Molecule: transfer RNA
Organism: marine eukaryotic metagenome
């Protein structure tokens, strides 16, 4: 410094979004591609502040860089 979906990334303190992947249907002789639709994340863990926390504060754990 960093930790958010299987992977890669978003999200002025205001109720978590997208691409790929996955599932279903269409299309095809059948795959792939393409089109349409669908589901999935108590945001590493535990506390604190706040009407409200992924976001701010503290501790712990993992990873990474520098001295």
């Nucleotide at each position: 410094g960093u930790g958010u979906a299987g992977c890669u990334u978003a999200a002025c303190g205001g109720u978590a979004a997208a691409g790929c992947a996955c599932c279903a249907a269409g299309c095809u002789g059948a795959u792939a591609a393409c089109u349409u639709g669908g589901g999935g994340a108590a945001u590493a863990u535990g506390g604190g502040u706040u009407c409200a926390a992924a976001u701010c504060c503290c501790a712990u754990c993992g990873c990474u860089g520098c001295c």